[in-house]
RNA sequence: GGCCCUAUGGUCAAGCGGCUAAGACGAAACCCUCUCAAGGUUUAAUCGAGAGUUCGAUUCUCUCUAGGGUCA
Numbered sequence: 001g002g003c004c005c006u007a008u009g010g011u012c013a014a015g016c017g018g019c020u021a022a023g024a025c026g027a028a029a030c031c032c033u034c035u036c037a038a039g040g041u042u043u044a045a046u047c048g049a050g051a052g053u054u055c056g057a058u059u060c061u062c063u064c065u066a067g068g069g070u071c072a
Stems, first nucleotide, its partner, number of pairs: 001071007010025003018055001027043005048064005
């Protein structure tokens, strides 16, 4: 340098044009308990950046960034 793959809450991670963006772990509050643990209920927290296509983009296209693989 060429080609391919990946990027979603603090962590893991579903989602493949119209969702209130699911779930698990973790966090906070409340309930329970003499207290703690366990358990229950609730809440907060996420689409790498920029452009394009589209009525509508996390999803499709391009560029960039970061990581990984492969060839030379």

Overview: A computed fold for a 72-nucleotide RNA from an uncultured Erysipelotrichaceae bacterium, annotated as transfer RNA. It was read from a public genome assembly. Its Rfam family is "tRNA". Rfam's curators write: Transfer RNA (tRNA) molecules are approximately 80 nucleotides in length. The family's RNA type in Rfam is transfer RNA.